Predicted 3D model of a 1438-nucleotide RNA (small-subunit ribosomal RNA) from an uncultured bacterium.

RNA sequence: UGAGUUUGAUCCUGGCUCAGGAUAAACACUGGCGGCGUGCAUUAGGCAUGCAAGUGGAACGAUCUUCCGGCUUGCCGGAAGAGAGUCGCGAACGGCUGAGUAACAGGUAAGUAUCUACCUUUUAGUGGGGAAUAGCUCCCGGAAACGGGGAUUAAUACCGCAUAAGAUCGUAAGAUGAAAGCUUUAAUUUAUUAAGGCGCUGAAAGAGGAACUUGCUUCCCAUCAGCUAGUUGGUGUGGUAAUGGCGCACCAAGGCUACGACGGGUAGGGGGCGUGAGAGCGCGUACCCCCAGAAUGGGACUGAGACACGGCCCAUACACCUACGGGUGGCAGCAACCGGGAAUUGUGCGCAAUGGACGAAAGUCUGACGCCGCGACGCCGCGUGAGGGAUGAGGGUCUUCGGAUCGUAAACCUCUUUUGCCACGUUUGAGAAAACGUGGAGAAUAAGUACUUGCUAACUCUGUGCCAGCAGCAGCGGUAAUACAGAGAGUACGAGUGUUGUCCGGAUUUACUGGGCGUAAAGCGUUUCGCAGGUGGUUUGAUAAGUCGUGCUUCAAAAACCGAGGCUUAACCUCGGGAAGGGGUGCGAUACUAUCAGACUUGAAGAUUGUCGGGGUUACUGGAACUGUCGGUGUAGGGGUGAAAUCCGUUGAUAUCGACAGGAACUCCAAGGGCGAAGGCAGGUAACUAGGCAAUAUUUGACACUCAUGAACGAAAGCUAGGGGAGCGAAAGGGAUUAGAGACCCCUGUAGUCCUAGCCGUAAACUUUGCUCGCUAGCUCUCCGAGUUUACUCGGUGGGCGUAAGCUAACACGUGAAGCGAGCCGCCUGGGGAGUACGGCCGCAAGGCUAAAACUCAAAGGAAUUGACGGGGACCCGCACAACCAGUGGAGCAUGUGGUUUAAUUCGAGACGAACCGAAGAACCUUACCUGGACUUGACAUACUACCGUUUAGGAACCUAGAAAUAGGAUCUGAUCUUGCAAUCUGUAAGAUGGUAGAACAGGUGUUGCAUGGCUACCGUCAGCUCGUGCCGUGGGGUGUUCCCUUAAGUGGGGUAACGAGCGCAACCCUUGCCGUAUGUUGAAUAUUCAUACGGAACUAUUGGUCUUUGUACCAAAGGAAGUGGGGAUGACGUUAAGUCAGCAUGGCCCUUAUGUCCAGGGCUACACACAUGCUACAAUGAGGCCGACAAUGAGUUGCCAAGCCGCGAGGCGGAGCUAAUCUCAUCAAACGGCCUCUCAGUGGGGAUUGAAGGCUGCAAUUUGCCUUCAUGAACGCGGAAUUGGUAGUAAUCGGAGGUCAGCAAAACUCCGGUGAAUACGUUCUCGGGUCUUGUACACACCGCCCGUCAAGGCAGCAAAGUUGGGGGCACCCGAAUCCCGAUUGUAUCGGGAGAAGGUGAACUCAGCGAUGAGGCUUAAGUCGUAACAAGGUAGCC
Repeated sequence: UGAGUUUGAUCCUGGCUCAGGAUAAACACUGGCGGCGUGCAUUAGGCAUGCAAGUGGAACGAUCUUCCGGCUUGCCGGAAGAGAGUCGCGAACGGCUGAGUAACAGGUAAGUAUCUACCUUUUAGUGGGGAAUAGCUCCCGGAAACGGGGAUUAAUACCGCAUAAGAUCGUAAGAUGAAAGCUUUAAUUUAUUAAGGCGCUGAAAGAGGAACUUGCUUCCCAUCAGCUAGUUGGUGUGGUAAUGGCGCACCAAGGCUACGACGGGUAGGGGGCGUGAGAGCGCGUACCCCCAGAAUGGGACUGAGACACGGCCCAUACACCUACGGGUGGCAGCAACCGGGAAUUGUGCGCAAUGGACGAAAGUCUGACGCCGCGACGCCGCGUGAGGGAUGAGGGUCUUCGGAUCGUAAACCUCUUUUGCCACGUUUGAGAAAACGUGGAGAAUAAGUACUUGCUAACUCUGUGCCAGCAGCAGCGGUAAUACAGAGAGUACGAGUGUUGUCCGGAUUUACUGGGCGUAAAGCGUUUCGCAGGUGGUUUGAUAAGUCGUGCUUCAAAAACCGAGGCUUAACCUCGGGAAGGGGUGCGAUACUAUCAGACUUGAAGAUUGUCGGGGUUACUGGAACUGUCGGUGUAGGGGUGAAAUCCGUUGAUAUCGACAGGAACUCCAAGGGCGAAGGCAGGUAACUAGGCAAUAUUUGACACUCAUGAACGAAAGCUAGGGGAGCGAAAGGGAUUAGAGACCCCUGUAGUCCUAGCCGUAAACUUUGCUCGCUAGCUCUCCGAGUUUACUCGGUGGGCGUAAGCUAACACGUGAAGCGAGCCGCCUGGGGAGUACGGCCGCAAGGCUAAAACUCAAAGGAAUUGACGGGGACCCGCACAACCAGUGGAGCAUGUGGUUUAAUUCGAGACGAACCGAAGAACCUUACCUGGACUUGACAUACUACCGUUUAGGAACCUAGAAAUAGGAUCUGAUCUUGCAAUCUGUAAGAUGGUAGAACAGGUGUUGCAUGGCUACCGUCAGCUCGUGCCGUGGGGUGUUCCCUUAAGUGGGGUAACGAGCGCAACCCUUGCCGUAUGUUGAAUAUUCAUACGGAACUAUUGGUCUUUGUACCAAAGGAAGUGGGGAUGACGUUAAGUCAGCAUGGCCCUUAUGUCCAGGGCUACACACAUGCUACAAUGAGGCCGACAAUGAGUUGCCAAGCCGCGAGGCGGAGCUAAUCUCAUCAAACGGCCUCUCAGUGGGGAUUGAAGGCUGCAAUUUGCCUUCAUGAACGCGGAAUUGGUAGUAAUCGGAGGUCAGCAAAACUCCGGUGAAUACGUUCUCGGGUCUUGUACACACCGCCCGUCAAGGCAGCAAAGUUGGGGGCACCCGAAUCCCGAUUGUAUCGGGAGAAGGUGAACUCAGCGAUGAGGCUUAAGUCGUAACAAGGUAGCC
């Protein structure tokens, strides 16, 4: 101190989440030691057992035991001790808990009408008598607890008498009222005295304690707004320690409340603790103070003190004992137990210390307290070794296979001994034990947990495959997961580490410090109205409440802070110190606020004069239009629409003329012009009435501003009653449209719209901007008024500009502020649920006002940006449309695809941009598919190991089986290289080559084009796509690149906060068109030919015209072969997870006697059908026959093949020539021209299909080739909806060549030339594209987004007949203990009143459940439509 998360990106608003600290904690994994703390938060649930309050013999009398003495021997006296009882003091403290309590309970500061045992101080006393009683004993009852009676006894127990300094009562006189002794020592002496001590009584004072009263403070809800009869006060009386309605009688009618009464919920309060910069917020465990409680409720007694935790009485519930008659009990004391719970310890030791009770004391008692034990529950400290040690061992993990890392880590060497263990000593201690010290052995006894996608420090492998799972938020996982699981490595902390819960912080996200409200949530519909409240002009004086200064006092201690000190340190503990701040009180100051008194005029209001206007209310009145009625003229239509129909009309409409009637609204003027608080207000006239403004400076003298609650007004629709009703027109009916049409359009039409009286009280009631006041450059328009009119100036009103400053998230606002300030009010705090439910108030109803929660999401939202899109706009282009030509779609055939079939019909390609596409050629091969048969280091590559091997490797031909692959057999021939030995040829041995076996590996057209490279298609040969610097903007971004002109072009020019640049465009390249020069072969010659090579030529150059730019450009002309000349190659940033793993390459995965390899046969050629691309046609611009003419490009030795001969022909024989400007294909063509026939027919058009006979290629032609001849002679007569190509040497038409190739299914593809058109007005429309602009709720980008019903599952809440339980109050009944009153001389007793619990009743209120009902939220792929977002296809919304 921030970070993540809304978006394609941005800024803002806004919520959610995280990092920190804390904890009486719990859970998971783990766990060495010590110190100091801390430990039932839940059932104030129940409790076995033990202990927690006694003490005093120096208050008292019996009794018992022991001892001593005396003797009368069973008596007396004494000493010591025990001890029930009487008596005194204590038991009201200490300890526990937090149920209740919202209160004088607590805190703080004051006060008094009061009490106070023990303690302290002072003072005055302490004389003399009496009657009982417990115990003990006897008797009785009872199971027990216990009770009753008789007799007897003491006291510091009880009761009087005396005395009375104080005290109390009383006006006074006067009256009332006390006491207790015990003990030590000494003396005399045997019961007295003296001194001392402890006591006792009266009174006064103190200290400490207690009681009461008061100010301030002290949680949430107003969906709790009125509460209260002892209530408020008075008088009297009672009562109390004491004031007081504390109680009672009477009298009065008060008292509290918006500054929150009353009611409901929750809660012990404080010192303090946690957090925070602070202000605050949260908490109240341990320690300290106060309060309250003691099973639940009530009550009193005793006492100084209690309405009493370990006392009493009563009632209730529970539990126990019982002889059934009756009794007993109260752990929220310490331990312990059960239960509950996520969860909280030992039935320990001791009074040694500190403190308490009693006692003269010794001492006794003390679960207070001091110690020990258990729990990592918290805080603090220590340790788990230190130094050296590289072959960087082994092993793990990863790997690019080289290595890297765990890692000096280990091993190993040297050393140390904290802690722990063992032994001993000293001190302290009640003990346990602790502290300190000495010695010994031994690296020994001692490390985990979480995390590793971002926030947030830390990364790889494997497994899994939207599964399993993770997750605090964002989110991860669908076959290469740093997010799941495991492993390795790393990071953090460390005897702990994480998780969960809670609190504060971050959160300025409730904003006092310190926020907002035009559009994000948020200004009430309005305020001329206005009470309370808040705020308030100038000036003088007084006061001193606020305010400021200062003194005193207080806010216990502990805690916190500062400084010292003690435990080895720390935590912890001890001592000392002092604030800040709060309360009270005294003194002082008086600027400001306030109060009181006085004055002023500028705020405000009034007066006078004038003026303005659809301001309001009421009455009267006018014309046009409309509809209707009557009458006239007149005839067939009218009306309505995108087009129609319903509808009206021959019973006379529409049209037109006249008359009459009715109701509503007011044309022009009329204007972002006027008036009004807002809603709203419009023909004219009159009456009544309200307001604004100007001028005058005339009156009052702060009279002001705002305003919760309240009051009034308040469009339209709606409601009640009565009128009125022309037009319009919800509902309703009909006609259309449509898939449907409950709509949009049309024809009718009721409420309503109008008036009167009343209600309703809401609107996108909007300027989405509350009212008032002051200040801060301007320009301009309108209206009203004044100055003297025009001009100009001043005041006021209402608009506009967009500027200065400023402000704003931006848009925008900007003297009419959203600027700078002041005052007051209202409102907001994530989205949905919801302006809903419940409750209350209002309303005739409709409904309105007020107004939640559960649940659910991580967003919802504002402004602006870039794109994309629009049945938005503007401009421009393109064979895009239009114009023209020829087609496709219909027929037959060919080819491809789908589908179907099949053992297989291998695979891929799917709108344009798949479909004569991969395939420039499937009979075998190809071939990837199917069936069957074979092989397994393999058909192919590189190493290694072992063995065989010259009878080798290789070659040739043969036999057997087989379909072949292959297997088996047998014959002949027959090497080469290296090394060693012998060396003359040569031989021999070992190897290489080769074979067999093994292990590495080969192999895969298997998968993933959504892991990839490369290549390709499309937008598109469209003109775009960007960058640097600068400038603008908080930013995304913008500018440049927009604008004007122009171009095929972001081509060029001009302008311009831009200036430049890059990739694209163009040009450079190839080809073609013109010319020149040079050279030239293939018989010779010629050539304006041709070929090759090199040059030239065109650059908008010239002239004229057009144009707001006078030169960018365009148009025209001339000249020229040609005016961006034609064509090609060339394809920006990007888009489509487009296509291709089957062309190739390649990561991962998969197969390995098979998904690899070989072979034979089959299939890829199937065939009810559908689609696509072509060919041939349908004929006369033709067909057939004959004759005749003119090309270009190419190809050729496994080839092209001439001449000649044979065949009707395909072809055969033949073999010259040619490695090609030479020869051949190739007479090189056909359309074309000429002549003849055909004569409009399914014809001599058309050629499918089929039969027969042949030819060629090839191992092979059946599935399944091509060609020839003869015969056969189908559909088809120009093609529906729809649709394609083409703008010139183009379309159309005609033939030729080539690649692939043995051959060919080629009618395909790629080239070549021949003949050779028509049309373009133009850009409205269709399609595609470009630029600018606009809207957007889209960004996966319109094939987008998104709404509602219905159907299904789930969740929470609401209503609901009812039902169950709780709460407090009221009325009545009954009524315990106890208290009061009365009766009684008194006790006992009786009567009355109050009185807990209980019962009954009617209401109220809070919860639980609830058939069913209505809505809400939610849930990968349900149904129906398409409401919204673009003009969303009827603008949307209230």
Model confidence (mean pLDDT): 81 of 100. Rfam family: Bacterial small subunit ribosomal RNA.